[in-house]
RNA sequence: UCGUGCUAGGCGGGGAGGUAGCGGUGCCCUUUUCCCGCAAUCCGCUAUAGCGGGGCCGAAUUCCUGCCCCCGGGCGUCUGGUGUCGUUGUCUCUUCGCGGGGAAGUGGUGUUGAAGGGCAGGUCCCGCGCAAUGGUCGCCCACGAACCCCGUCAGGACCGGAAGGUAGCAGCGGUAAGUGGUGUCGGUCCAUGUGAUGCGGGGCAACCUGUUCGGAGCUAACCCUCGAGAAGAGGGCGGUGCGAGCGUUCAAAGGCAGGUGCACGA
Numbered sequence: 001u002c003g004u005g006c007u008a009g010g011c012g013g014g015g016a017g018g019u020a021g022c023g024g025u026g027c028c029c030u031u032u033u034c035c036c037g038c039a040a041u042c043c044g045c046u047a048u049a050g051c052g053g054g055g056c057c058g059a060a061u062u063c064c065u066g067c068c069c070c071c072g073g074g075c076g077u078c079u080g081g082u083g084u085c086g087u088u089g090u091c092u093c094u095u096c097g098c099g100g101g102g103a104a105g106u107g108g109u110g111u112u113g114a115a116g117g118g119c120a121g122g123u124c125c126c127g128c129g130c131a132a133u134g135g136u137c138g139c140c141c142a143c144g145a146a147c148c149c150c151g152u153c154a155g156g157a158c159c160g161g162a163a164g165g166u167a168g169c170a171g172c173g174g175u176a177a178g179u180g181g182u183g184u185c186g187g188u189c190c191a192u193g194u195g196a197u198g199c200g201g202g203g204c205a206a207c208c209u210g211u212u213c214g215g216a217g218c219u220a221a222c223c224c225u226c227g228a229g230a231a232g233a234g235g236g237c238g239g240u241g242c243g244a245g246c247g248u249u250c251a252a253a254g255g256c257a258g259g260u261g262c263a264c265g266a
Stems, first nucleotide, its partner, number of pairs: 001266006009057003012030004020046005034054005063259006072250005078245002081242008091234006098227005105222002107219003116213008124202006130195002132192004137187001138185001139183001140181004149174004157166003
């Protein structure tokens, strides 16, 4: 150096999660990637950290170590963006109505007389009257009593010798209580959610009307300002979600460099 047979080792790895920890099953990434059984209220183990069974490769393209690169994942009291929720008298803006004040300007009003003052009256209250309305009583008209109301009382009855007298039903006429009336009256009395009403008295804060003094303003719709409030938008702060950047951490595949045992034979 070559050949044969072995052995270590390999036949996938990684991230998050889970776990005291490790590996696996399930999820995700990468990927040329043996087979069967086990397993999420889970399975198997314990720093040599899946277990059990079978098969293949085998000291190198395949194993081991380091470096480069980087798929992908995790973390961050870091920096922007964006969504959403909460909060904000002492942040901003807009709109709306409310209240106080102002009077330079616009408008309105005023020498056909403003503001302000005086007087009288009204609106308000009380009393009395009048009217209206309703009722009531009276008046008028009509009706109205089997007998116990009146008058007249046929017939009949009673008293009487007679003349004559007495009571009296029905009928007729009338009347009382009462009933009725779209009746009447300058009638009586009572009442009132009544009144273009009269008289007297009170009140007079405010408003209105008239008159008078006065002699130039008055008003506040627009406008300015202050206050308190409502709604909306933005801003600030805080919570939470998504995504980006930055930092950090683990890191598949790939690339480069180095390393790797035993026996026999030629």
The prediction has a mean pLDDT of 77.
Bacterial large signal recognition particle RNA from a Candidatus Latescibacterota bacterium, 266 nucleotides, folded computationally.
The source organism's lineage runs through Bacteria, Pseudomonadati and Candidatus Latescibacterota.